[in-house]
């Protein structure tokens, strides 16, 4: 110093649930109290899965032919769904 497992130190994050003339259509975020729980629950929306549908597009299918409903495209959200990339603490082996 690299890489692995996980062993101990300092600590470090922060579910659910409330609160708030917060933001937002909304999923969701933000603060503030709280800890299920986590070796990357630290950052990244590159693969994929999972919600959402204001506005943009206007494709398909259904239709009672309605300025309606569904699917998909978009757009958006999740990094504590999985993987991937960067990064970084300890130092028993």
């Nucleotide at each position: 110093a690299a890489u692995c497992a996980u062993u101990u130190u300092u600590g470090g994050c922060a579910a659910a649930a409330c609160c708030g003339u917060g933001c937002g259509a909304a999923a969701g975020c933000c603060g503030g109290u709280g800890a299920c729980g986590c070796a990357a629950a630290g950052c990244u929306g590159c693969g994929g899965g999972u919600c959402g549908u204001a506005c943009c597009a206007g494709g398909c299918c259904g239709u009672u032919c309605g300025c309606u409903g569904g699917c998909g495209g978009a757009c958006g959200a999740u990094a504590g769904c999985c993987g991937g990339g960067c990064u970084g603490c300890u130092g028993u082996a």
A computed fold for a 93-nucleotide RNA from an uncultured Gammaproteobacteria bacterium, annotated as c-di-GMP-I riboswitch aptamer. Of the family's consensus pairs, 90% are formed in the model.